Predicted 3D model of an 86-nucleotide RNA (c-di-GMP-I riboswitch aptamer) from Zoogloea ramigera. Its Rfam family is "c-di-GMP-I riboswitch aptamer". Rfam describes the family as follows. GEMM was predicted in a large-scale screen for bacterial structured RNA regulatory elements. The sequence was found by an Rfam model in a public genome assembly. The source organism's lineage runs through Bacteria, Pseudomonadati, Pseudomonadota, Betaproteobacteria and Zoogloea. The coordinates come from a structure-prediction model, not an experiment, and the mean pLDDT is 83.
[in-house]
Parts: sequence; C1' cells; structure tokens
RNA sequence: AAGAGAAAAAGGCAAACGGGGUGAGAGCCCCGGACGCAAAGCUUCGGGUCCUAACCUGUUUCAGGAAGGACGGCCGGGUUGCCUCA
Repeated sequence: AAGAGAAAAAGGCAAACGGGGUGAGAGCCCCGGACGCAAAGCUUCGGGUCCUAACCUGUUUCAGGAAGGACGGCCGGGUUGCCUCA
C1' cells in the first nucleotide's frame, strides 16, 4: 500500500414520528427524536423507483407525450476517511 473486519477504543451519521420553514409535487432544510448504518461521508456515471406546476396532443374534471425534477438510508460504480488485524 492493497485486502479483511467492527471484537475493543475514540467517535460519527440519523429512520419512523413530532414541531417550524420551503416547493406545484416527489422531496429538501432546521430543531427534537433513534430504526438502524463500517462509509447511512461525498458524487446521478449505469440501473431502478418516485414527482408533474407550466408546455404539446386528444375523446380535455381524464389520459398520453415531450421536457424537467427528486431519491446517495434502492442497488451497482467512482472517490475520500477513523480504528484494528500490524
């Protein structure tokens, strides 16, 4: 250095839910709270799932399309990091 691991030690993150804010929405931010997580750090490159205000089309309270958006705690990839094996 690569690899493996979470037994120890130091820590870290934060699901559901509640409160506040924001967005058309999926969702996101802050506070509380811990279901869990060895990357549950970061990143949309691939897959997947979710959203639809505005635009177009139609048989126009609906449906389809195009376009855009969201999820990193959906999976894979890339990348960075603590400790131990030592």